């Protein structure tokens, strides 16, 4: 110090979340020690038990109980007067329960309930006061007297406790003298005070004391009265420190006089009378909440948040009240009244207060021992010894916090076992880690020593002397504690764990699981590869702890004084007036409040900071030192205030001009509607998209004339003018209000701003009265529509319109409060002044108000603002948030209003992590725009959608099985360019398991390789069994199957784990880089703009140059020529010859064929443009503007398609999900759907006759002839591995026939009879003949293909293949059309450019109801 979340991405705004410290903490896992500190944050909740305040016999009467003494009786042992003992007796001495009585209990200890207070802090006052015990100093202590407790009898009660009688004592208690510097009254003088008075002196008169005790004494403890100090208290007052205005008004002893009572004192504290004040927006008064500081915690600081321990101050002691005593109390362990509660009780009555120490029960997430001791420090009595002390000193609990210390240290492998990972014969890590050697031994354990804290304090005795001091001498006294601490032995020996490991955040794999368990502080992980879930190895952090929950600070500049905003993200009041408030112009002069510096007092210790010491260090403890504040005093005089004289630049006033849809009130005017009245005059109007409803033959609509009513002010008219604002618009008068220029004459900051507060305020509504011409919420019909309570239409009521009242909202906007000053410039206009213009005028130039646009600095998150500022600066005001939704809602309030209901002000509960939060970007996307292309519509021509049959799909079934994939366009005659076995994965049966096959090698043992056979079986497979080498001298090789050994296989998942291929947008003209510019940024810019092209194809512009990948060119077939070459092709010319024929000889002109070149490039010529480029039935040319075909497919887009072509990761199976082999199936069939054949017929069908192709194929093939059959074929024969042999057209052409029919169209089922392939044609093959002749007579709504050698339409041919389901696919030639105005529309695409709340992108996104 800053991180993560909103968005495809970005900057802003804004919140919500982390990291960091601390804790009287709790919870979980865990655990050696030690020092310091620390422990009911909740029920001021109830409390068993014990202890926590006594002392003093040196006040006093006294003896119940101890102990000594005597005395007297009595018993026992006996040395017969001694022991021991028992009784009764004396208070004689020590003491000493109870009691008189002093003093103490008002301190310590504990608690925070109440209280928002002079309670607390801090500074001051008392001239308005007390103050025991302590201390100095003065004086004093005379004489008397009456009681009373105990005790003692007696009585009433269960107890607690109580009455009566009798006696009697003080340091109790009382008279009486004494006495004053004490006190009260009066007087008089001096001095002091800011007063009310004080103080001092004096006079006169009143008035109040007293106690003894101990000692032989000395003498010591005490006792009364005054002063005066000290120590503690009392009261007063000024700052100061809480949260609500959804608490605004409180107050009757109240506020204040007089005059009293009362207190230690002032005081309405209390009383009588008087007067009516007092407090309050600078927040009374109520309601909530709270002990309060010194300090604690964070925090850079300013600040925020606490108030446990400790110290200081209050208030409380079961609750509420009251005094009483005493110096002090309205008293925690003290009384009394009341109340709850608890307990005892003989029911009559009592007795109790743990918020003292221990402890108990409740409560609670939680918080300790019914421990010792008075040795020390401290209180209390006491002449002391001494007593007493849950203050307080120790000790036990408990990681609950700091702090310090262990748990080992060194060496030890190119690295052990074992765990884990991996690219796995091997490697990484765990890890020098262990093991193993050497050493040490804090703490712990045993063992011995063994503190300090203790003061010669008090006492005794003794010296001095200065009579209470000093110094000596004696005796005693430790609860912790044999504890700290020391020495000393043995042994690595007894001592490590939590949390995390996607990003914030250090730290990363495997395996399970499979949106399921399950994690999360946020953001988010998990639906078969999960560094996020649960283990595991490893790593990371911290370490006797570590995680978690809570809360507090902080990051959060997210209440912003330091330090924020308000045009669009929350947020300028709807506007002006204006009290109070706050802030103010120049110049001089007193004064000193603010302010600034000095000095002084205060700020208690304790804690912080900083220097030093002391426990071995540190926590920790001790020692010295620093202060904000506040008070006081001295100074200073710039600024702020304040006083004063003054000034004219703000601000007014006057004089002169001026400009306006500013206000209000009256009056008048024309033009449109609308009705009425009368003329004219017929059938319709009238309204819409497109109609109805309405109106009209009772005469509308139209159209002339008259008159009536209201309401409005065309043109002028504008970024135009006035006005605070709202808001003002015909003309014309009255009356009024601001505004601006020039003179610059006068006053002399008079000014700016503005909570409450007046007032003004569009529309739309409300009240009473009127008015009502259009137009028009509600209604009322017609239509629209699935529905229409809407939009359209007819009609229409309130209202619109006036008066006078109410209401107070608006996107009431410039979404920009109001004032003043400063800050580049240009330009428009609107209303003044002055000058120039010879006079007017137009115009120029200067100079004010006012309304616009453009921009410079600067601002701003950007957009954009920019002298009319959102810029720099002051002032005053209002707001804003304190995130988004709930909700401008709910409650009380205040205002209106008869209600209904509106208006102001305005929450929380829950909910989400953002927000329909802002400007901006890149893309899509529009039933936005603009340009432009496409057989994209249109114009043509021919098809599908009806039908029959063929293929593919889908489906529902069916089955054992109908194997899989492909699914809008971009599946569906596709994968498949050849399912009867085979393919074949499916099924079902039968069988094999290093398996069939295949590959290598090792190793054994054999045996030439091979060839055929027996049996079994459906076959696979089993099982048996003949023949047979070679090479070398041998070892041994070669080959061969068999056994072992090592590689397996797999069409099983996953196309959403890939590779590679493809399909589609699309042959669309686009996609992008580098640097340079522009922008905070994300991007832009180039690629836009103009022309222009098929084309981001060029040209020209240009803050952008360029360049890539696309287009295009280069490739390849074709269309024209020239050359070369000239067989199996040609044949003009020459000869031969045939029935005909390049048949032959010959030939190289032409066809052709196969090389190789030319040719086309808007290159020419005109038109038109700035160029590119168009344009021309131009020229030339075979070919003309890309000649016409083809390959070619940019970045990318669809998690597009395929793990079954292939190959691959990772999951599965392994006597099966491999492999083999019989059979079946993939051909199933109510239906549906593409795709296609062939057809409905006469542009045809039948027959005969006749022509003329290309491009391909051929030896397990094509096959000429010949011969058999109607025919398919067959049986012969032949040429051809092919420019030479072979397979070959058809439509066409001729001539006949048929004449509009279900036909001499059509051919589907169907029955027979054959052929051919193949082991086999039954499920399931083509073909051939004969019979059979089904639908169909041009196909609804749709919907497809095609711009020329194209549609159409007509045959051939391949590929696969034994066959063949082929009507499919790929090619070949053959005949050979129609039509494009055009680009509004549909669909698609491309550029530009706008709007988006859409980015998974419009098949988006998103409202309400319902479930």
């Nucleotide at each position: 110090a800053g991180a993560g979340u909103u968005u495809g991405a970005u900057c802003c705004u804004g919140g919500c979340u982390c990291a960091g410290g601390a804790u009287g903490a709790a919870c979980g896992c865990u655990a050696g020690c030690g020092a310091c500190a620390g422990g009911c944050u909740u029920a001021a909740c109830a409390c068993a038990u014990g202890c926590a305040a006594g002392u003093c016999g040196a006040g006093g009467g006294g003896c119940a109980g101890c102990g000594g003494g005597g005395a007297g009786c009595g018993a026992a042992g006996c040395u017969u007067g001694c022991u021991u003992u028992g009784c009764u007796c004396c208070g004689c001495c020590g003491g000493c329960g109870a009691c008189c009585g002093g003093c103490g209990c008002a301190c310590g200890g504990g608690u925070g309930a109440g209280u928002a207070a002079c309670a607390c802090g801090u500074a001051u006052g008392c001239g308005a006061c007390c103050u025991g015990c302590c201390c100095u100093u003065u004086a004093c202590a005379g004489a008397g007297g009456g009681a009373u407790a105990a005790u003692c009898g007696g009585g009433a009660g269960a107890a607690a406790u109580u009455c009566c009688g009798u006696c009697u004592a003080a340091u109790a208690c009382c008279u009486c003298a004494u006495a004053a510097c004490a006190c009260a009254u009066a007087c008089c003088g001096a001095c002091c005070g800011c007063a009310u008075g004080a103080u001092c002196g004096g006079u006169a008169u009143g008035u109040c004391a007293a106690a003894g005790g101990a000692g032989c004494g000395a003498u010591c403890c005490g006792g009364u009265a005054a002063a005066g100090g000290a120590u503690g208290g009392g009261c007063a007052u000024g700052c100061g420190g809480c949260g609500c205005a959804u608490u605004a008004g409180g107050u009757a002893g109240u506020u204040g006089g007089u005059g009293g009572u009362g207190u230690a004192a002032c005081g309405g504290a209390c009383c009588a009378c008087c007067a009516a004040g007092c407090c309050g927006a600078c927040g009374a008064u109520g309601c909530g909440u709270a002990g309060g500081g010194g300090u604690u915690c964070u925090g850079a600081g300013a600040g925020g948040a606490a108030g446990g321990u400790c110290c200081c101050c209050c208030a409380c002691a079961c609750u509420g009240g009251u005094a009483c005593u005493g110096a002090g109390a309205c008293a925690c362990g003290g009384a009394c009244c009341a109340g709850a509660c608890u307990c005892c009780u003989a029911c009559g009555g009592g007795a109790g207060g743990c918020a003292g120490c221990a402890g108990u029960g409740a409560g609670g997430a939680a918080u300790a021992u019914u421990g010792g001791u008075c040795a020390a420090u401290g209180g209390g009595c006491g002449a002391g010894a001494g007593c007493c002390u849950g203050a307080a000193c120790c000790a036990g609990c408990c990681a609950a916090g700091u702090c310090g210390c262990g748990u080992g240290a060194g060496g030890g492998a190119a690295g052990a076992c074992g765990g884990c990972c991996c690219u796995a014969a091997g490697g990484g890590u765990u890890g020098u880690a262990a093991a193993c050697c050497u050493c040490u031994u804090u703490u712990g354990u045993c063992g011995g020593g063994g503190a300090g804290c203790a003061a010669g304090a008090a006492a005794g005795c003794g010296u001095a002397c200065g009579u209470g001091u000093a110094c000596g001498c004696u005796a005693c006294u430790g609860a912790g504690a044999g504890u700290a601490c020391c020495c000393g032995a043995a042994g690595a020996a007894a001592a490590a764990g939590c949390a995390u490991c996607g990003g914030c955040u250090a730290a990363c794999u495997c395996c399970g699981u499979g949106c399921c368990a399950g994690c999360a502080g946020c953001c988010g992980c998990g639906g078969u590869a999960a560094u996020a879930c649960g283990g595991a190895g490893g790593a990371u952090g911290c370490g006797a702890g570590c995680g978690u929950u809570a809360u507090c600070c902080g990051g959060a500049u997210u209440u912003a004084u330091u330090g924020g905003g308000u045009u669009u993200a929350a947020a300028g009041g709807g506007u002006g007036c204006g009290c109070a408030g706050g802030c103010g112009g120049a110049a001089c002069g007193g004064a000193a409040a603010g302010u600034c510096a000095g000095c002084g007092g205060u700020a208690a210790a304790a804690u912080u900071g900083c220097g030093g010491g002391g426990c071995u260090c540190a926590a920790c403890c001790c020692c010295g030192u620093c202060g904000a504040g506040c008070c006081g005093u001295u100074g200073a005089a710039a600024c702020u205030g304040u006083c004063g004289u003054u000034c004219u630049a703000g601000a007014g006033u006057g004089g002169g001009c001026g400009a306006g849809a500013a206000g209000u009130a009256u009056g008048c005017g024309g033009a449109a509607u609308g009705c009425g009245u009368g003329g004219u005059g017929u059938a319709g109007c009238g309204g819409u998209g497109a109609a109805a409803u309405g109106c009209a033959u009772a005469g509308g609509u139209a159209u002339c004339a008259c008159g009536c009513a209201g309401a409005a002010c065309u043109c002028c008219g504008a970024u135009u003018g006035c006005g605070a604002a709202g808001g003002c618009a015909g003309c014309a008068u009255a009356c009024c209000g601001g505004c601006g220029c020039c003179c610059g004459a006068c006053u002399g900051a008079c000014g700016c701003u503005c909570a409450u507060g007046c007032a003004c305020g569009a529309a739309a509504g409300c009240g009473u009265g009127g008015g009502u011409a259009u137009c028009g919420a509600a209604c009322a019909g017609g239509a629209u529509u699935a529905g229409a309570u809407a939009c359209c239409c007819u009609g229409g009521u309130a209202g619109u319109c006036c008066a006078c009242g109410c209401a107070g909202u608006a996107a009431a906007c410039g979404a920009u409060g109001a004032a003043u000053a400063c800050u580049a410039a240009u330009u428009g206009u609107u209303c003044g002044g002055g000058u120039c213009g010879a006079a007017u005028g137009a115009g120029g130039c200067c100079u004010g108000a006012g309304u616009g646009a453009u921009a410079c600095a600067g601002c701003g998150a950007a957009a954009g603002c920019g002298u009319u500022a959102a810029g720099u600066a002051u002032u005053c005001c209002a707001c804003c948030u304190g995130g988004g939704g709930g909700a401008g809602u709910a409650c009380g309030c205040c205002c209106g209003g008869c209600c209904a209901c509106g208006g102001g002000g305005g929450a929380a509960a829950c909910u989400c992590a953002a927000a329909g939060g802002g400007a901006a970007u890149u893309g899509a996307c529009g039933g936005g725009g603009g340009c432009c292309c496409g057989c994209a519509c249109a114009g043509g021509c021919g098809g599908a959608g009806g039908a029959a049959c063929a293929u593919g799909u889908g489906g529902u079934u069916u089955u054992u099985a109908u194997u899989c994939g492909a699914u809008g366009a971009u599946a569906c005659g596709c994968g498949a360019g050849g399912a009867u076995c085979c393919u074949u994965u499916c099924c079902u049966g039968g069988g094999c398991u290093c398996u069939c096959g295949c590959g290598g090698a090792c190793a054994c043992g054999g045996g030439a390789a091979u060839a055929g056979u027996u049996u079994u079986g459906a076959a696979a497979g089993g099982a048996g069994g003949u023949a047979g080498c070679c090479a070398g001298c041998a070892a041994u090789g070669g080959c061969c199957a068999g056994u072992g050994u090592c590689g397996a296989g797999g069409u099983g998942c996953u196309g959403c784990a890939u590779g590679g291929u493809u399909g589609u947008c699309g042959u669309c003209a686009g996609c992008u880089c580098g640097u340079u510019c522009c922008g905070u940024g994300a991007g832009g810019u180039g690629u836009c703009g103009g022309c222009u092209u098929a084309a981001g194809u060029g040209c020209c512009a240009u803050a952008a140059c360029g360049a890539g990948c696309g287009c295009a060119a280069c490739c390849c077939c074709u269309a024209u020529c020239u050359u070369c070459a000239g067989u199996u092709g040609c044949u003009a010319a020459c000869a031969g010859g045939u029935c005909a024929a390049g048949c032959u000889g010959a030939g190289g002109a032409c066809u052709c064929u196969g090389g190789a070149g030319a040719g086309a490039c808007u290159g020419c010529c005109g038109g038109u443009g700035u160029a590119a480029g168009c344009c021309g039935a131009g020229a030339g040319g075979a070919a003309a503007g890309u000649g016409g075909g083809g390959a070619u497919g940019a970045c990318g887009u669809c998690a597009a398609a395929u793990c079954a072509g292939c190959a691959c990761g990772g999951c599965c199976c392994u006597u099966a999900c491999g492999u083999c082999c019989g059979g079946g199936g993939c051909u199933a069939c109510a239906c549906a759907c593409g795709u296609g054949u062939u057809a409905c017929a006469a542009u045809g069908g039948c027959a005969g006759g006749u022509a003329c192709a290309g491009a391909g194929g051929g030896c397990a093939g094509c096959u000429a002839c010949c011969c058999a059959g109607c025919g398919a074929u067959g049986g012969g024969a032949u040429g051809c591995g092919a420019a030479u042999c072979u397979c070959g057209a058809a439509a066409g052409c001729c001539u006949g026939u048929c004449u509009c029919a279900g036909u001499u169209c059509g051919g589907a089922u169907u029955g027979g009879a054959g052929g051919c392939u193949g082991a086999a044609a039954c499920c399931c093959g083509c073909c051939u003949c004969c019979a059979u002749g089904a639908a169909g007579u041009u196909g609804g709504a749709u919907u497809c293909g095609c711009u020329a050698g194209u549609a159409a339409u007509c045959g051939c041919g391949c590929a696969u293949c034994a066959g063949c389901c082929a009507u499919g696919g790929c090619g070949c030639g053959g005949u050979g059309a129609a039509u494009a105005c055009g680009u509004u529309c549909c669909c698609g695409g491309g550029c530009c450019u706008u709007g988006u709340a859409c980015u998974c992108a419009c098949c988006g996104c998103c409202c309400g109801u319902c479930a």